[in-house]
């Protein structure tokens, strides 16, 4: 030091993913820990000390693993001899050992085994210690010899010998048998009479030593017998004939049914008999905080096995691993006649397997056998080989070393990293060689001696020339996983839901940290991962330490046995409990200390504890026992009222139906509407009269009764029960219940009645796609009685039953008291809100789901399944009990926030109504789709793609096609060299291009040699360049919901949280606009407003605007003039519910007055958080990828413009409110120099030549049209209408063929107001008229804008459609285009039944029956003994084994067959989830492809509305 106490120190209990939009429970899967006799996949350096067939207890070559004594006998043989012996070996006989060590775990659930006793019920060779013996005597046999049989193992007959082999006789210390007496509680101990019973030598000169014999005692080893402990299944409930017991006999070393004869009726079991499975057990080991789990290899105790069985013999021991005998399989010799064998001993082969070694060295050492002792023997044991198979130590180097090298990887190209890491310099000195050399070994032996047992001096090493010491020496070997979270570690490439990864969640479908590489990191390291199992996280079988109203779970209700528990007061006991001691709990392990290897690992010593189990004192609160008491649990008398409690017989009336007469006529009837049906044969309807059956309005009610199921008109018998009063009486009589036994809604079962009505099937009639349904018309079981069965519901309070105990408020039924109808207390019963406290939450709250008690009964991830199989029950039907294989990472409870309902409530919109014109018919345009093409380039796809990009495709455009061309390119920036650039021009080509000719020499600087900017043409290489891909990598922009009124934050505060609150609530409002209220108080984007236009005044300034007045004139604001007025352009007022009546708390709203305007004046610009993975890589900008003499550029052509069709969007009309003709009147907004163009001429016109003004309030476009005044047409394919064609024309433009616009002549289709359908629009709007503009040479039915003329109608909010708020259901969250049920068909899997087939095991019963023990016999007869006898042999019994029969269990397998699970986008429906479109679920029952449906009853775990009724507050 362990270990107790104690202020104290030490020891001592981590959780993490994964269900969900989110959240919190439950719940299950799943990770990190440690651990192994292991294996596998890569690696691999030394050394210690362990470890090493878990599988075929399969089968085995070959060799060794038990022999040893000549001091127990005889006799052979060899050597050596001094002939006298002496040494050595040897087969036999004889003795001891072979029952130890060693090896394996099949069997065994049992006294095997583990602890603790008993043995008055035993043995115990060798060994110790005592006593007493060891005397005389005989006959044999092996060996050897002859002889024979047999292939061989072997054997057979004759001779001859010894002994410590074997027999006799004395002797009896003793011993042992009967009896007898004491002692003792079983055979224990003594004494006593009779009987009966031992021995062997051998060695030494010798003293003496080893032996033999009878007791006794010891010790050591075992044999037997109890108590407790000892796995799992009740889908194993009943077993048992030698089974329980006695007596009497046998047998044993001993008790004992251990055997047997007889006799009795037992014995065991729910505290699990019996039977089936699995297993050796246990010190210990592994884990765990512990208490559990789990295991049982190695070491160490014990059984139990020796190829399978079975027996017994010898022995002190055995039923014997390396004895023996038979029987069975298997090998293997045979001369077929027989016979050998038995590695689960050490090695070793072989088979099996993922898988497990060396045919080794020694007896040096410890130990055993045998021997007097040398010694012999000894795979025991000592050591050495293999194997990373584990535990431990060590090395591969150390200290310097920045140029932060080279390479690598990566990179925003600047750098980063690898990295002090290399290299380079100093140090050391595994490996290796050498020398040197162990500890383990000193007894015994021998000698010598005071014989105590001391004392001498040699001998004797496998390991091993190994450990170690010393010298000398060389810097010298590292993998392995892993890197999305978890869980420590990141980037590049390849790859494209392919490959592949993965423990779980999960990664992969073009920017993978999750898959390969590749770089770098992380973590371990001679190993590192993988795999398999344990245990642990797992309080997820809960003793320690869970739970059941809804997550899984309360038995449908009772009664009531076993069993659990159990009021109060003494008294006695001491079973339980406490508590001292003593015994035990082998060692080795594990803990604590020291010590020995150089550390450690390994060992060695000591030492403490072992929670258990025994024996013993002692304590008596509490439990139990027992025994006397009480009166509070309980229960009994005695009054009393309240009740749909039961059970039986008798009565009513209302109503259906139905029969019967009457009265009357076309109809009833039924639905959403209808048909089916009923009815001129006289129905519905009404009025009398009769029949049957069922159910009992109204009272009546969150009433009342009952264990529950349930229970309803009245009247009586007859019975259960609870409750209230007031005493009194018994004296824990009591709770609670596994089994049991009783009762149990509908529905369905048997018989036998009954049947009015209403009605599973089933039959018509509708409805649908379809309707095996939901509605209708009809209807049979049955619904009702009896009597007997089913025994199951959402049998629900989804709450077991009995007692305690713990604020209040409020009505209710029935008692009771207090003078009481009302008021106040009580008990006992059904309700509602609620404190505390529970609870995940919802919610429950004295009728608990608080707190505690006491029993039962039940749960343990989902599905597979309340199936399958057995078992019981049932007449079925079907009930009860009740798995599994297989498969999924979830299945679920409560809430939350959304979204969505064929929910609800408020409220808005051109949402519908109420109205005006369209659209779908026609011809054209134009856009699409679809066709089609060399090509018809791309995009947009409901609303919110479709006259959209495209504010304008002849060519360009142009992204397409064909055909010709180019390759540093058409563009861009660096380089070298030339040359300036550029213009004019020939010739080839379709052009791109190609090849010529001429002309032209420039700017800056200069040292004149050249240099330099631009441009151009040659040349290299960087690189350029894509309208190729990816709008699902992206920026920005845009549409959309929607100008809808929302959307948020920040404190606080409420919830365990997600979240709520504010934002909800009453009112208002276009508005989350404002006002009141309020656990909220603020605030922030959005609304408003501020902007911009229009409507009205004012002001200021008048030029290109204007023109009242003056005043001139060509009569044109045309000029002078003038700025009043229009305009214009600024600047400013002006409108706030500001004013007055109501009404309202306000906030407002209604009206009115005034006002150009009146409650947002109108109209625009603004578009919150966000949704739509919406659009666009072809506007544009980019990651990322592809192309690079082509997916790049020119170039000419040609396409984008086609053409059965189909669909969006327009334009013209289809006519008379028109259409033509002429004539007339009134505008704004705009644009104009590559322009807008007046005037003039010319043409019928488009237009054309010509030319004046205008960069424009000044010129021009510009003549607006509809309108207005005329005149014509007369309802017609028309004087509508104006498509298409043919002619001649015009501009534009390089160029109008594909493929322009206009013009003019002539031509003159379809169209007569448009099916279902569907679209605009609430006032200067619609609806009708033209004007202008942008693109733009040219092209306008589109598009953007102006302005003339100018309506109808809004009762309203039930309905379509969108939207806001607030609440209510959900199984939705990709949010209803959601989610999700069956069948069915096709593929894989496991499994259930199945005519049977084949194994295995196993009961019964018969037959047969080896050896061996025992029993008889051993005789007429073999051998042998003096003799008793014994030996051979025969027979029984019994038994292993076999045969044959029938059954139990059980595993494989089976044609077919059911049903279950899993799978990508298969079919049919649409059953659920919202009221899911017939509320849903449920137990039965009958039908239907399918989900289901429909009859009875049950339940809310049903939505809505209404009306009772409670309750809360004022």
């Nucleotide at each position: 030091a362990a270990c107790c106490a104690u202020u104290g120190a030490a020891u001592g209990g981590a959780g993490a993913g994964u269900u969900u939009g989110a959240u919190c429970c439950u719940g299950g899967c799943u990770c990190a820990g440690g651990g192994u006799g292991a294996a596998c996949g890569c690696u691999g350096g030394c050394g210690g000390c362990g470890u090493g067939c878990u599988u075929a207890a399969g089968a085995c070559a070959u060799g060794c693993a038990a022999g040893u004594c000549g001091a127990a006998c005889g006799g052979c043989c060899c050597u050596c001899u001094u002939c006298g012996g002496a040494g050595g070996g040897c087969a036999g006989u004889g003795g001891c050992g072979c029952a130890c060590g060693g090896g394996u775990g099949a069997g065994u659930a049992a006294c095997g085994c583990g602890u603790a006793a008993c043995u008055g019920a035993c043995c115990u060779g060798c060994c110790c210690c005592c006593a007493a013996g060891u005397c005389u005597g005989g006959a044999a046999u092996a060996a050897c010899c002859c002889u024979c049989c047999g292939a061989a193992a072997g054997g057979a007959g004759g001779g001859c010998u010894a002994a410590u082999a074997c027999c006799g006789g004395a002797u009896g210390u003793g011993c042992u048998g009967u009896c007898c007496a004491g002692u003792c509680u079983u055979g224990u101990c003594u004494g006593g009479c009779c009987a009966g019973u031992a021995a062997a030598g051998g060695c030494g000169c010798g003293a003496g030593c080893c032996g033999c014999u009878u007791g006794g005692g010891g010790a050591u080893g075992g044999g037997g017998u109890u108590g407790c402990g000892u796995u799992c299944c009740a889908u194993c409930a009943g077993c048992u004939a030698g089974a329980u017991g006695g007596u009497g006999g046998g047998g044993u070393a001993a008790a004992g049914g251990c055997c047997u004869a007889c006799c009795a009726a037992g014995g065991c079991g729910a505290c699990g008999a019996c039977g089936g499975a699995u297993a050796a057990c246990c010190g210990g080991c592994c884990u765990g905080a512990g208490a559990g789990g789990g295991u049982g290899g190695c070491c160490g105790g014990u059984c139990a096995c020796a190829g399978g069985g079975g027996c017994a013999c010898u022995g002190a021991g055995a039923c014997a691993c390396g004895g023996g005998u038979c029987c069975c399989a298997c090998u293997c010799c045979u001369a077929c006649g027989g016979g050998a064998g038995g590695c689960a001993g050490c090695a070793g082969u072989u088979a099996g397997g993922a898988a497990u070694c060396u045919u080794c060295c020694c007896c040096a050492a410890u130990g055993g056998a045998c021997g007097a002792a040398a010694g012999u023997c000894u795979g025991a044991g000592g050591g050495a080989g293999c194997g990373a198979c584990g535990c431990c130590g060590c090395g591969u180097g150390a200290g310097g070393g920045a140029u932060g090298a080279a390479g690598g990887u990566c990179u925003u190209c600047g750098g980063a990293u690898u990295g002090u890491a290399a290299a380079c310099c100093u140090c050391u000195g595994a490996a290796u060689c050498a020398g040197g050399g162990a500890c383990g070994a000193a007894a015994g032996a021998c000698g010598c001696u005071u014989u105590a047992g001391g004392c001498g001096g040699g001998a004797u090493g496998a390991c091993g020339g190994u450990a170690c010491c010393u010298g000398a020496g060389u810097a010298a070997c590292a993998g392995c996983a892993c890197c999305g979270g978890c869980u420590a570690a990141c980037u590049c490439c390849g790859u494209g839901c392919c490959a592949g990864c993965a423990g779980c969640c999960g990664c992969g479908g073009u920017a993978a940290u999750a898959c390969g590489g590749a770089g770098g990191g992380u973590g371990c390291a001679a190993g590192c991962g993988u795999u398999a199992c344990c245990c642990g996280g797992a309080a997820u079988c809960a003793c320690u330490g869970g739970g059941c109203g809804u997550a899984a779970a309360g038995g449908g209700c009772g009664u009531g046995u076993a069993g659990g528990c159990g009021g109060u007061a003494c008294g006695u006991u001491a079973a339980g409990u406490c508590u001292g001691a003593c015994u035990u709990u082998a060692a080795a392990g594990a803990c604590c200390g020291u010590g020995g290897c150089u550390c450690a690992a390994c060992c060695a010593c000591g030492g403490a504890a072992g929670u258990g189990g025994g024996u013993u004192g002692g304590a008596u609160a509490c439990u139990g026992g027992c025994g006397u008491g009480c009166u509070a649990g309980a229960c009994c008398u005695c009054u009393g009222g309240a009740g749909a409690g039961a059970c039986a017989a008798c009565c009513g009336g209302a109503a259906u139906u139905c029969c019967u007469g009457g009265u009357g006529u076309a109809g009833c009837g039924g639905u959403g509407g209808a048909a089916u049906g009923c009815g001129u044969a006289g129905a519905u309807a009404c009025c009398a009269g009769g029949a049957g059956g069922a159910a009992c309005a109204c009272c009546g009610a969150u009433g009342g009764c009952g264990a529950a199921g349930g229970c309803a008109g009245g009247u009586u018998c007859c019975u259960g029960g609870a409750c209230a009063g007031a005493a009194g009486g018994u004296g824990a009589c009591g709770c609670u219940g596994a089994g049991g036994c009783g009762c149990g809604a509908a529905a369905g079962u048997g018989u036998g009645g009954g049947g009015a009505g209403c009605g599973a099937a089933c039959c018509g009639g509708a409805u649908u796609a379809g309707a095996u349904a939901c509605c209708c018309g009809g209807g049979u079981a049955g619904u009702c009685c009896a009597c007997a069965c089913c025994c199951u519901a959402a049998a629900c309070g989804a709450u077991g039953u009995a007692c305690g105990u713990u604020g209040g408020c409020u009505g209710a039924u029935g008692g009771c008291g207090g003078g009481a109808u009302g008021c106040c207390g009580u008990c006992a019963u059904g309700g509602g809100c609620g404190a505390a406290g529970c609870u995940a939450a919802c919610g429950c709250g004295a009728u608990a789901a608080a707190c505690g008690u006491a029993c039962c009964g039940c749960c343990u991830g989902g599905g597979a399944a309340g199936u399958a199989c057995g078992g019981c029950c049932g007449c079925a039907a079907g009930g009860u009990u009740g798995a599994a294989a297989c498969u999924c990472a979830a299945a679920g409870g409560a809430a939350u926030u959304g979204a969505c309902g064929g929910g609800g409530g408020c409220c808005c919109g051109c949402a519908c109504a109420a109205g005006c014109g369209g659209u779908g018919g026609a011809g054209c345009a134009u856009g699409u789709g679809g066709u089609u093409u060399a090509a018809u380039u791309c995009g947009a796809a409901g609303c919110a793609a479709c006259g959209c990009g495209a504010a304008g495709a002849a060519c360009c455009u142009u992204a397409c096609c064909a055909g010709g061309u180019c390759u540093u390119g058409a563009c861009a920036u660096c380089c070298c060299a030339u040359g300036a650039a550029c213009c004019u021009u020939g010739c080839a080509g379709a052009g791109a291009u190609g090849u010529g000719a001429g002309g032209g020499u420039g700017c800056c600087c200069u040292u004149c040699g050249g240099g330099g900017a631009a441009c151009a043409u040659g040349g290299a290489g960087a690189c350029a360049g894509g309208u190729g891909c990816u709008g699902c990598a992206u920026g920005g922009c845009u549409g959309u919901c929607g100008u809808c009124a929302g959307c948020u934050c920040g404190u606080g505060u409420c919830g365990u949280g997600a979240g709520a609150u504010g934002u909800u609530g009453g009112g208002u409002u276009a508005a989350g606009u404002c006002c009141c209220g309020c656990a909220a108080c603020g605030a922030g984007c959005g609304c408003a407003a501020c902007c911009c236009u229009u409507g009205c005044c004012u002001u200021g300034u008048g030029u290109u605007g204007c023109c009242a007045g003056c005043a001139g004139c060509u009569c044109g604001g045309c000029u002078g003039g003038g700025c009043a007025c229009u305009c214009a352009c600024g600047a400013g007022g002006g409108a706030c519910u500001g004013c007055c009546u109501g009404u309202g708390a306000a906030a407002g709203c209604a009206g009115g007055a005034g006002g150009a305007a009146g409650g947002c004046g109108g109209g625009g610009a603004u578009g919150a958080c966000g949704u739509c993975u919406a659009g666009u890589c072809a506007g544009c900008a980019u990651g990322g990828u592809c192309c690079u003499u082509a997916c790049g550029a020119c170039c000419u052509g040609g396409g984008c413009g086609a053409c059965a069709c189909a669909c969006g969007u327009g334009c013209u009309a289809c006519a008379a409110u028109g259409g033509a003709u002429g004539g007339u009147a009134c505008a704004a907004c705009g644009c104009g120099c590559a322009g807008c163009c007046a005037a003039g001429u010319c043409g019928c016109g488009a237009g054309a030549c010509u030319g004046a003004g205008c960069g424009a309030a000044u010129c021009g476009c510009u003549g607006a049209a509809a309108g207005c005044c005329a005149u014509c047409c007369c309802c017609a394919g028309u004087u509508c209408a104006g498509a298409u064609c043919g002619g001649a024309g015009u501009c534009u433009g390089c160029a109008a063929c594909u493929c322009g616009a206009c013009u003019c002549c002539g031509u003159g289709a379809a169209g007569u107001u448009g099916g279902a359908a569907u679209c605009g629009c609430u006032a200067g709007u619609a609806a009708u008229c033209g004007c202008g503009g942008g693109u733009c040479a040219g092209c306008a039915u589109a598009c953007c804008g102006c302005g003339g003329u100018g309506a109808a109608u809004a009762c309203g909010u039930u309905c379509c459609c969108g939207g806001g708020c607030c609440u209510u259901g959900u199984a939705c969250a990709c949010a209803c285009c959601g989610c999700c049920c069956g069948u069915c068909a096709c593929a894989c899997c496991a499994u259930g039944g199945g005519a049977g087939u084949a194994g295995a095991u196993u009961g019964c019963a018969g037959c047969u029956g080896a050896a061996a023990c025992c029993g008889c016999c051993g005789g007429g007869a073999g051998c042998u003994u003096c003799a008793c006898g014994g030996c051979a042999g025969g027979c029984g019994u019994c038994u292993a084994g076999g045969c044959u029969g029938u059954g139990g269990u059980u595993u494989a397998u089976g044609a077919c067959u059911g049903g279950g699970g899993u799978g990508a986008a298969g079919u049919c429906g649409u059953a659920a989830c919202a009221a899911g479109g017939u509320a849903a679920c449920u137990g039965u029952a009958c039908c239907g492809g399918a989900a289901g449906g429909u009859g009875c009853g049950g339940u809310u775990g049903g939505a809505u509305c209404a009306c009772c009724u409670c309750c809360u507050u004022u």

A computed fold for a 1514-nucleotide RNA from Deinococcus murrayi DSM 11303, annotated as small-subunit ribosomal RNA. The organism belongs to Deinococcus murrayi, within Bacteria. Its mean pLDDT, the model's own confidence on a scale to 100, is 86. It was read from a public genome assembly. It matches the Rfam family "Bacterial small subunit ribosomal RNA". The literature on the family includes a 2001 paper in Science by Yusupov et al., "Crystal structure of the ribosome at 5.5 A resolution".